[in-house]
RNA sequence: GCGCCCGUAGCUCAGCGGUAGAGCAGCCGGUCGAUAACCGGCCGAUGCAGGUUCGAGUCCUGACGAGCGCA
Numbered sequence: 001g002c003g004c005c006c007g008u009a010g011c012u013c014a015g016c017g018g019u020a021g022a023g024c025a026g027c028c029g030g031u032c033g034a035u036a037a038c039c040g041g042c043c044g045a046u047g048c049a050g051g052u053u054c055g056a057g058u059c060c061u062g063a064c065g066a067g068c069g070c071a
Base pairs, nucleotide, nucleotide: 001070002069003068004067006065007064010024011023012022013021018054026042027041028040029039030038048062049061050060051059
């Protein structure tokens, strides 16, 4: 330099163009003699700039970042 893939919650990952979810972590409560475990609840995110569309996490373009391959 070229190609492929990825970028969503503190972490690991889901998400037919039509309400952004799960597990773990954190916080509150329940349960227990107490703790762990278990149960209920809460908190918290679409990397950036444009485009298409009535509507974009999703489709398109660019740049940025990470990984892999080729040279």
Molecule: transfer RNA
Organism: Planctomycetota bacterium